A computed fold for a 99-nucleotide RNA from a Clostridia bacterium, annotated as Glycine riboswitch aptamer. Of the family's consensus pairs, 91% are formed in the model. Its mean pLDDT, the model's own confidence on a scale to 100, is 82. It matches the Rfam family "Glycine riboswitch aptamer". The family has 44 seed sequences and 9,425 matches in Rfam 15.1. Rfam describes the family as follows. This family represents the bacterial glycine riboswitch. The source organism's lineage runs through Bacteria, Bacillati, Bacillota and Clostridia.
[in-house]
């Protein structure tokens, strides 16, 4: 089944935090300090395999690898507006049974 998960869209709605800081420049920009954390990107618990040592045969420890996030980190972005946003709702295709 008048179509589930699930993916996909420059589709649409909604969408947080932090300095309209100070220098400098006609403007873009650039440079200091100070913060944010939900593009993006790194980290790793728990557990799994492995390895070796130990051992009361129940494990126990150590070293590689797998490995979670809205924690962590701030590299990258952001710190008035606009844009841009993890995440959720909708529509549209694919999907065809979960939820």
């Nucleotide at each position: 089944a008048u179509g589930a998960a699930a993916c996909a869209u420059a589709g649409u709605g909604g969408g947080a935090g932090a300095g309209a800081u100070c220098c400098u420049u006609u403007u873009c920009g650039g440079g200091a300090c100070a913060c944010c954390g939900a593009a993006g990107a790194a980290g790793c618990a728990c557990c799994c395999c492995a390895u070796c040592c130990a051992u009361u045969u129940g494990u126990g420890a150590u070293u590689g690898g797998g490995g979670a996030a809205a924690c962590u980190u701030u590299c990258a972005g952001g710190u008035a507006a606009a844009a841009g946003a993890a995440c959720c709702g909708c529509a549209u295709g694919u999907g065809g049974a979960c939820a």